[in-house]
RNA sequence: AAAUGGCAAACCUGCCGCGAGGCAGGGACGCAAAGUUACGGAUCUCCAUGAUGGAGACGGCCGGACUACCGAA
Numbered sequence: 001a002a003a004u005g006g007c008a009a010a011c012c013u014g015c016c017g018c019g020a021g022g023c024a025g026g027g028a029c030g031c032a033a034a035g036u037u038a039c040g041g042a043u044c045u046c047c048a049u050g051a052u053g054g055a056g057a058c059g060g061c062c063g064g065a066c067u068a069c070c071g072a073a
Base pairs, nucleotide, nucleotide: 006031007030011026012025013024014023015022016021029060035066036065037064039063040062041061043057044056045055046054047053048052
């Protein structure tokens, strides 16, 4: 190069959560790690607060760590 394929943003519906958001179905804006992981930073939510602290969310924000399909070398 090529092939088999994979994931699924916004939005809609249902359920869960105070919330950020999550899960399922529909749906495709995109993605070659858009696979896994809250370890560092960013962002967001809730609670208390004088400073600030605590509890959470997010892996499709950036790093780190771990793992991986096809083909070429």